Context: one part of a larger RNA
Molecule: small-subunit ribosomal RNA, central domain
Organism: metagenome
RNA sequence: CUGGGCGUAAAGCGCGCGUAGGCGGUUUGAUCAGUCGGAUGUGAAAUUCCCGGGUUUAACCUGGGAAUUGCAUUCGAUAUUGUCAAGCUGGAGUAUGGUAGAGGUGAGUGGAAUUCAUGGUGUAGUGGUGAAAUGUGUAGAUAUUAUGAGGAAUAUUAGUGGUGAAGGCGACUCACUGGACCAAUACUGACGCUGAGGUGCGAAAGUGUGGGGAGUAAACAGGAUUAGAUAUCCUGGUAGUCCACGCCGUAAAUGAUGUCAACUAGGUGUUGGAGAGCUUGACUUUUUAGUAUUGUAGUUAAUGCGAUAAGUUGACCGCCUGGGGAGUAUGGCCGCAAGGUUAAAACUC
Numbered sequence: 001c002u003g004g005g006c007g008u009a010a011a012g013c014g015c016g017c018g019u020a021g022g023c024g025g026u027u028u029g030a031u032c033a034g035u036c037g038g039a040u041g042u043g044a045a046a047u048u049c050c051c052g053g054g055u056u057u058a059a060c061c062u063g064g065g066a067a068u069u070g071c072a073u074u075c076g077a078u079a080u081u082g083u084c085a086a087g088c089u090g091g092a093g094u095a096u097g098g099u100a101g102a103g104g105u106g107a108g109u110g111g112a113a114u115u116c117a118u119g120g121u122g123u124a125g126u127g128g129u130g131a132a133a134u135g136u137g138u139a140g141a142u143a144u145u146a147u148g149a150g151g152a153a154u155a156u157u158a159g160u161g162g163u164g165a166a167g168g169c170g171a172c173u174c175a176c177u178g179g180a181c182c183a184a185u186a187c188u189g190a191c192g193c194u195g196a197g198g199u200g201c202g203a204a205a206g207u208g209u210g211g212g213g214a215g216u217a218a219a220c221a222g223g224a225u226u227a228g229a230u231a232u233c234c235u236g237g238u239a240g241u242c243c244a245c246g247c248c249g250u251a252a253a254u255g256a257u258g259u260c261a262a263c264u265a266g267g268u269g270u271u272g273g274a275g276a277g278c279u280u281g282a283c284u285u286u287u288u289a290g291u292a293u294u295g296u297a298g299u300u301a302a303u304g305c306g307a308u309a310a311g312u313u314g315a316c317c318g319c320c321u322g323g324g325g326a327g328u329a330u331g332g333c334c335g336c337a338a339g340g341u342u343a344a345a346a347c348u349c
Stems, first nucleotide, its partner, number of pairs: 003321004007303002012317001014201004021194003025088007033081002035077008048066007091191001092188005097182003103177007110154001115149007125136002162169002206247006215241002220236005258316006266294012278281001298305002322349003331342004
């Protein structure tokens, strides 16, 4: 260098954007760099192979040929790849008109509930559990009622519903803002796909500074349980959870399934559009973009997947190569730290 693989056996980067690189629609012409063919030169000899000769044979020696798959020069071929020129519209994109949406950021507002505070009514319990106790209450609790404060989350609607690249996103209003889809035209004219490095985003927990703190709750304390109980259960309770600005950069970051494109039977739902039909309806039907279920061919070790492929192919990237040692040591880089990332070996089975 090569092979076989990556849903579940080892293996798809958590997800985008994008540099280099790789790959790239269609027509005509030019060129002839890649590619292909011919010729010439060279590719030392020996070795190797083939056909002979010699030593009685053989090894060995020796004659001729082939080979030397290469390089250079030159003459050609022009389908294909490249390059150049001019076009095309199917890929990609732009404009116009609509549609749906918890897409994002900021500001403001609302109601229900919990807790607390104060006042009223009111009296002996309350709370909690499998059962209890700690706790709380005659300094008047629980319950009930009125008012107020404050923080956090947004019941119902709610849906294998929507939306976003992923993480994720759920009260209402406003402002700013990203993307998607549909229909018909017009326009640009390959502007595309992937993407090593790089760069941005990235749940929860954690962390720095300053706020906030209702509920909840690691740690911690007490009460139970138990042989014990550093657990489970109960009563409390601090970080945290919330906000602003930084950091961290990881998750079973999962569809355990990389992105893009093409092709390949159906059935049944559902969401967003658009068209048509009549019997105008909670209708039927066509088409398109999602989403869900079942299933043919095919595929798979099986399970299953099955137009949203794990089917049939192409382009590019990432990754795997027996178990343990180990995602560890060491070094580098990053981080305030916690740690992250890159990543072995001895030894052992």